[in-house]
Context: one part of a larger RNA
Molecule: small-subunit ribosomal RNA, 5' domain
Organism: Methylococcaceae bacterium
RNA sequence: GAUUGAACGCUGGCGGUAUGCUUAACACAUGCAAGUCGAACGAGUAGCUACUUCGGUAGCGAGAGUGGCGGACGGGUGAGUAACGCGUAGGAAUCUGCCUGUUAGUGGGGGACAACGUGGGGAAACUCACGCUAAUACCGCAUACGCCCUACGGGGGAAAGGAGGGGAUCUUCGGACCUUUCGCUAACAGAUGAGCCUGCGUUAGAUUAGCUAGUUGGUAGGGUAAAGGCCUACCAAGGCGACGAUCUAUAGCUGGUCUGAGAGGACGAUCAGCCACACUGGGACUGAGACACGGCCCAGACUCCUACGGGAGGCAGCAGUGGGGAAUAUUGGACAAUGGGCGCAAGCCUGAUCCAGCAAUACCGCGUGUGUGAAGAAGGCCCUAGGGUUGUAAAGCACUUUCAAUGGGGAGGAAAAAGAGUAAGCUAAUACCUUGCUUAUUGACAUUACCCAUACAAGAAGCACCGGCUAACUCCGUGCCAGCAGCCGCGGUAAUACGGAGGGUGCAAGCGUUAAUC
Numbered sequence: 001g002a003u004u005g006a007a008c009g010c011u012g013g014c015g016g017u018a019u020g021c022u023u024a025a026c027a028c029a030u031g032c033a034a035g036u037c038g039a040a041c042g043a044g045u046a047g048c049u050a051c052u053u054c055g056g057u058a059g060c061g062a063g064a065g066u067g068g069c070g071g072a073c074g075g076g077u078g079a080g081u082a083a084c085g086c087g088u089a090g091g092a093a094u095c096u097g098c099c100u101g102u103u104a105g106u107g108g109g110g111g112a113c114a115a116c117g118u119g120g121g122g123a124a125a126c127u128c129a130c131g132c133u134a135a136u137a138c139c140g141c142a143u144a145c146g147c148c149c150u151a152c153g154g155g156g157g158a159a160a161g162g163a164g165g166g167g168a169u170c171u172u173c174g175g176a177c178c179u180u181u182c183g184c185u186a187a188c189a190g191a192u193g194a195g196c197c198u199g200c201g202u203u204a205g206a207u208u209a210g211c212u213a214g215u216u217g218g219u220a221g222g223g224u225a226a227a228g229g230c231c232u233a234c235c236a237a238g239g240c241g242a243c244g245a246u247c248u249a250u251a252g253c254u255g256g257u258c259u260g261a262g263a264g265g266a267c268g269a270u271c272a273g274c275c276a277c278a279c280u281g282g283g284a285c286u287g288a289g290a291c292a293c294g295g296c297c298c299a300g301a302c303u304c305c306u307a308c309g310g311g312a313g314g315c316a317g318c319a320g321u322g323g324g325g326a327a328u329a330u331u332g333g334a335c336a337a338u339g340g341g342c343g344c345a346a347g348c349c350u351g352a353u354c355c356a357g358c359a360a361u362a363c364c365g366c367g368u369g370u371g372u373g374a375a376g377a378a379g380g381c382c383c384u385a386g387g388g389u390u391g392u393a394a395a396g397c398a399c400u401u402u403c404a405a406u407g408g409g410g411a412g413g414a415a416a417a418a419g420a421g422u423a424a425g426c427u428a429a430u431a432c433c434u435u436g437c438u439u440a441u442u443g444a445c446a447u448u449a450c451c452c453a454u455a456c457a458a459g460a461a462g463c464a465c466c467g468g469c470u471a472a473c474u475c476c477g478u479g480c481c482a483g484c485a486g487c488c489g490c491g492g493u494a495a496u497a498c499g500g501a502g503g504g505u506g507c508a509a510g511c512g513u514u515a516a517u518c
Base pairs, nucleotide, nucleotide: 001518002517003516004515006514007513008512009511010510013366014365015364016363017362018361019359020358021324026322027321028320030319031318032317035069036068037067040066041065047060048059049058050057051056076277077276078275085202086201087200088199089198090197091196094194095193099190100189101188102187103186104185105184106183107141109139110138116131117130118129119128120127121126147156148155149154161182162181163180164179165178166177169176170175203249204248205247210240211239212238215237216236217235218234219233220232221231222230252274253273254272255271256267257266258265259264279300280299281298282297283296302313303312304311305310330356332355333354334353338352339350340349341348342347369399370398371397372396379390380389381388382387403459405454406453407452408451409450413445419439420438421437422436423435424434425433462507463506464505465504466503467488468487469486473502474501475500476499477498483490484489
């Protein structure tokens, strides 16, 4: 000199853009953060509306349950980890829901279990027995282009239906049937994502020199989606190490950030990629995917409820609280946009996200007036007592109104989806559905940005320093005292170095100090 996720002191007008627990991976009150689908299913349910012959019928339909998809993403944190964890370059023995393309199929049956009803246990959490019932839930049978196994003879294995519309024909008046569409099953390929292996690189210590028995290799088997001591049995005795093994300490890694002419050094906040973790330790289940932050089981510590028998919980999600600390924000708004989950869709959910609030925390921009004005006013300070300085500074006169204030106007962030109209495709069909065109609707922010008008110089300057380094000097007070100080040093009666004043210098909504890095 540059820099910071900074803090402290004094001061503080506005806007834009960023950033904001670096410490206790300490403990957490409260609310919210993952649901959705009635176009899979039953009760044809609570309830509401209309009609009613008072029996019911039609429409809408919360909530609970079975079932499907999603809760493995998104969000947080950096404890652990010196490791194929990360970075980079390669590799072969793998899987991949949803999505895309292609091929083939979607036939015929069965038995249950929730909900519900009845009865019982428990303080509660919850739970037991019996009985009824549906499905795209579950299980056989049939079929098998391709698929799997094979000793090449053969053997094995699937499925599920739903919704919209309808001219003939049939009908038990339910529908069959046709058609469109969403699904389902099997297989091949792609895309995406993930698992595995290897070369090289990746902090310090030798006041850590030896380490290792599943250890190193082989055979056989098991296991996995998959290679492999990954696991087991047997056999051999290997493997690593001064090119630093092992041990100890420290640490998430990278793109990058800061500094520097560079080489290098230091760091790894925000943003992006990867990894690891979710009260602590262990375990598996489900699933395409987890050994799963807001799932399950066991153990432990802690907190809470209890009728003492037993139960409930996990903010390193967003806010917020206590604590720790020099120190770090609101228990806000909205799904309008972008994105995600579910759904045919309407839509619902979304503390992701977009916004708003707080903070001079940082960077950038603007303002606090402009011109004129010598009687060089008054006052202050100094003085050789003449004067000098503050100083065109003020006052006065003329002008302007950025920003802030008040009142009006006012883009863009919005393109859609659904609905309506119309054309083409599909089709037996002018239905339905799909696609194109036209039309229409949707804004949290928001009193938006921006523009216009009104009025008044009106509302807006401080901080540090002045002995040398280092830009800037005099007076008074004090008297080795009180004090200053980054280094040299200053102060013991004329202190440009302490304290005050006047004056000056530097930066400026900031200025200094402290800490840290180059």